[in-house]
RNA sequence: CGGGGUGUGGCGCAGUUGGCUAGCGCGCGUCGUUCGGGACGAUGAGGUCGUGGGUUCAAGUCCCACCACUCCGA
Numbered sequence: 001c002g003g004g005g006u007g008u009g010g011c012g013c014a015g016u017u018g019g020c021u022a023g024c025g026c027g028c029g030u031c032g033u034u035c036g037g038g039a040c041g042a043u044g045a046g047g048u049c050g051u052g053g054g055u056u057c058a059a060g061u062c063c064c065a066c067c068a069c070u071c072c073g074a
Stems, first nucleotide, its partner, number of pairs: 001073007010026004019057001028044005050066005
């Protein structure tokens, strides 16, 4: 320098033919159970989807640029 992949709550991921309120597991808070803890059960908080634009009635999902990490090639 050229090309590919990934970037979604604290962590790991799903969401991929655009459509209604963005989900799952773990973790966290509260309550119950227990002498207490764990385990278990109930309930709750937490993301605007790497950044900035564009297309569209509508974008995590399509298009463009850039950034970070990573792989291949030179």
Transfer RNA from a Candidatus Nomurabacteria bacterium, 74 nucleotides, folded computationally. The source organism's lineage runs through Bacteria, Bacteria candidate phyla and Candidatus Nomuraibacteriota. Its Rfam family is "tRNA". The family's RNA type in Rfam is transfer RNA. It was read from a public genome assembly.